[in-house]
RNA sequence: GCGCCUGUAGCUCAGUCGGAUAGAGCAUGUGCCUUCUAAGCACAGGGCCCGGGGUUCGAAUCCCUGCAGGCGCG
Numbered sequence: 001g002c003g004c005c006u007g008u009a010g011c012u013c014a015g016u017c018g019g020a021u022a023g024a025g026c027a028u029g030u031g032c033c034u035u036c037u038a039a040g041c042a043c044a045g046g047g048c049c050c051g052g053g054g055u056u057c058g059a060a061u062c063c064c065u066g067c068a069g070g071c072g073c074g
Stems, first nucleotide, its partner, number of pairs: 001073007010026004019057001028044005050066005
C1' cells in the first nucleotide's frame, strides 16, 4: 500500500431482508430471605448504536467518507 472482518450499556454480545418508546447475560444499587456473608428471588439505574455526510415518510440496519482494532497478502 491492497483485500476482508469488527465497532451497540461498565464487560461479553444479540438485533444488520429499514418500521414506532433499542434488548439479553454478567456486573452495580435497593429490597426480600439469612444470626451474618454468599447463593437464590424481585425491582431499579445505565447506551439514542465509533465520528461526519447522504438516501428515505422513517436508518443501529442501506450508500459515501474518516477514525480505531483484528486477520491476510505484498
Molecule: transfer RNA
Organism: Clostridiales bacterium